Molecule: Bacterial RNase P class A
Organism: Spirochaetota bacterium
RNA sequence: GAAGGGGAACAAGCAGCCGCGCUUGUCUGGUUUCAGACGGUGAGGAAAGUCCGAACACCGCAGGACAGGGUGCCGGGUAAUACCCGGGCGUCGUGAGGCGAUGGAAAGUGCAGCAGAAAAUAUACCGCCCCGCAGGGGUAAGGGUGAAAUGGUGAGGUAAGAGCUCACCGCAUCAGCCGCAAGGCUGUUGGCAGUGCAAACCCCGCCCGGUGCAAUACCAAGCAGUCAGUCGUUUGAGGGCUGUCCGUCCGAGACUGAGGGUAGGUAGCAAGGACAUGUAUGGCAACAUACAUGCAAGGUAGAUGGCUGCAAAAACAGAAUUCGGCUUAUGUUCCCCUUCUUUU
Numbered sequence: 001g002a003a004g005g006g007g008a009a010c011a012a013g014c015a016g017c018c019g020c021g022c023u024u025g026u027c028u029g030g031u032u033u034c035a036g037a038c039g040g041u042g043a044g045g046a047a048a049g050u051c052c053g054a055a056c057a058c059c060g061c062a063g064g065a066c067a068g069g070g071u072g073c074c075g076g077g078u079a080a081u082a083c084c085c086g087g088g089c090g091u092c093g094u095g096a097g098g099c100g101a102u103g104g105a106a107a108g109u110g111c112a113g114c115a116g117a118a119a120a121u122a123u124a125c126c127g128c129c130c131c132g133c134a135g136g137g138g139u140a141a142g143g144g145u146g147a148a149a150u151g152g153u154g155a156g157g158u159a160a161g162a163g164c165u166c167a168c169c170g171c172a173u174c175a176g177c178c179g180c181a182a183g184g185c186u187g188u189u190g191g192c193a194g195u196g197c198a199a200a201c202c203c204c205g206c207c208c209g210g211u212g213c214a215a216u217a218c219c220a221a222g223c224a225g226u227c228a229g230u231c232g233u234u235u236g237a238g239g240g241c242u243g244u245c246c247g248u249c250c251g252a253g254a255c256u257g258a259g260g261g262u263a264g265g266u267a268g269c270a271a272g273g274a275c276a277u278g279u280a281u282g283g284c285a286a287c288a289u290a291c292a293u294g295c296a297a298g299g300u301a302g303a304u305g306g307c308u309g310c311a312a313a314a315a316c317a318g319a320a321u322u323c324g325g326c327u328u329a330u331g332u333u334c335c336c337c338u339u340c341u342u343u344u
Base pairs, nucleotide, nucleotide: 001340002339003338004337005336006335007334008333009332010331013310014309015308016307017306018305020042021041022040023039025038026037027036028035029034044316048327049326051325052324053323054322055321056212057211058210059209063246064245065244066243068208069207070206071205072204073087074086075085076084077083088102089100090099091098092097103203104202108201109200110197111196112195125143126142127139128138129137130136131135151169152168153167154166155165156164170192171190172189174187175186176185177184178183216267217266218265219264226258227257228256229255230254231253238250239249240248241247273295275294276293277292278291279290280289281288282287
């Protein structure tokens, strides 16, 4: 100097003027409500996706069987998770590092088209060797087809070849050691092996109530506590217990059609909570504990805007119950690490 890998921070700030939403801060007026002034405060790192997990609210809580769904290496963290941290194994990369839908193919079933001689009841197309007129025998080293050809490389041996023999690797089995474990290392024995797919059905282990802030609770007003039909009131309509069945519980009204009224307000929502920031201790880390400080939007067709100065601004982009994650989009700056080239 070039090219990469991993991580972090910010996302416009300060001052003035006018304007908008909230305010259980103060003052004045008023007195259910309210108005004014001052003060305080007011869109994100992803608010997006709605892919996960929960808090909270209501219904249920009587289970059993079958089905269904989720998850899937080991150890830890967390309220919990499919998330996070640390490891193992595999795979990609020279490397820093990245990725993994990461249990089981000896429980069973299924699939691998075409090509090829042959893809499992495995086999001989070309080739090589032997006897030789035809033709016969041996072979799986070399070639071809294919994603994959039934262990690989090398040496010896052979008529030519082949684990035929040997060495190393691989495979199978057994033993010892290290590790909490997933696993790893070393050695013994054996010439010893059909491959892949479970993101195919399946098997195994673990887990699993539902609905969702338009949940739900309260208040006010108003009409018609209307009419008709079906079923039903212990001979139980209807409803609950995930989906089905069994069982069980509640139960006097339920359902359908016609007609009438309402669409308002408050709470949920002052965010006091698995909260934020800082320090200390423990831990490789995720994180845990203790102490201190702080309270940071609550709109409801939907508030946060405009101008001026410093100084000139930029990308993706706007809360709607809340929180913890993941994924996606994106501008600038900083830190650490890797490889290559050149110079000293």